RNAcentral holds the sequence, with entries from ENA. Transfer RNA from a bacterium, 71 nucleotides, folded computationally. It matches the Rfam family "tRNA". Rfam describes the family as follows. Transfer RNA (tRNA) molecules are approximately 80 nucleotides in length. By type it is a transfer RNA. The coordinates come from a structure-prediction model, not an experiment, and the mean pLDDT is 82.
RNA sequence: GCCGGGGUAGCUUAAUGGCAAAGCAAUGCUUUCGUAAAGCAUGGAUAUGGGUUCGAUUCCCGUCUUCGGCU
Repeated sequence: GCCGGGGUAGCUUAAUGGCAAAGCAAUGCUUUCGUAAAGCAUGGAUAUGGGUUCGAUUCCCGUCUUCGGCU
């Protein structure tokens, strides 16, 4: 330099055009003499800039970043 995959919550992953979901973690409450465990509740995210569309995590283009391959 060329080609391809990935980027969503603190972490690990869903969501193939129509309210962004779950597990663990965090916080609060219940339970206990107390702790742990358990149960309930709450907050928290689409890498970035444009485009298409009534509507974009999703489709298109650029940029950034990361992984792999070729040279």